[in-house]
RNA sequence: GCCCCCGUAGUCUAGCCUGGAUAGGAUAUGGGCUUGCGGAGCCUAGGGCCCGGGUUCGAAUCCCGGCGGGGGCA
Numbered sequence: 001g002c003c004c005c006c007g008u009a010g011u012c013u014a015g016c017c018u019g020g021a022u023a024g025g026a027u028a029u030g031g032g033c034u035u036g037c038g039g040a041g042c043c044u045a046g047g048g049c050c051c052g053g054g055u056u057c058g059a060a061u062c063c064c065g066g067c068g069g070g071g072g073c074a
Stems, first nucleotide, its partner, number of pairs: 001073007010027004020057001029045005050066005
């Protein structure tokens, strides 16, 4: 330098290909309930689509550029 893959809560992850309802789950954290006590169980709350632009009535999803990470070739 070229090519491929990936980027979603503190952490891990589904959804993306095939655009549309409030972005779902696990874990962690706060609160409550329960309990002899509890770190166990139940309920609940806050927290996320890497950045910019484009297409569209509508973008996490499609297109372009950038940034970051991983791999391959030279």
This is a predicted structure of a 74-nucleotide RNA (transfer RNA) from a Candidatus Woesearchaeota archaeon. Rfam family: tRNA. The family's RNA type in Rfam is transfer RNA.